This is a predicted structure of an 88-nucleotide RNA (c-di-GMP-I riboswitch aptamer) from a Methylococcaceae bacterium. NCBI's taxonomy places the organism under Bacteria, Pseudomonadati, Pseudomonadota, Gammaproteobacteria, Methylococcaceae. Rfam family: c-di-GMP-I riboswitch aptamer. Gene Ontology term of the family: cyclic-di-GMP binding.

RNA sequence: AGCGUGAAAAGCCAACCCUGCCGUGAGGUCGGGGCGGAAAGCCAUGGGUCUUGUGGAUACCAAUCACCAAGAUCGCCGGGUUGCCACC
Numbered sequence: 001a002g003c004g005u006g007a008a009a010a011g012c013c014a015a016c017c018c019u020g021c022c023g024u025g026a027g028g029u030c031g032g033g034g035c036g037g038a039a040a041g042c043c044a045u046g047g048g049u050c051u052u053g054u055g056g057a058u059a060c061c062a063a064u065c066a067c068c069a070a071g072a073u074c075g076c077c078g079g080g081u082u083g084c085c086a087c088c
Stems, first nucleotide, its partner, number of pairs: 004087003012037002017032002020029003035075001041081003045078003048073006056065003
């Protein structure tokens, strides 16, 4: 330096919930908190799921389905990319 592993140690991140703030919304964010994580760092690239809008069909309260467009989610999966500690 590279690959692999994650037992122990030192660290790291932070689920759900709650407060404040942003957003029509999915959701994001500050703080508390710790479910869990070995990339639970980053990227919306291929899928999935979710939101909003337009009109279409079924239907006729409402809801469901398909298409299109714009978004969200990387702690849904795949992929890309970068990296710390320890050990073999």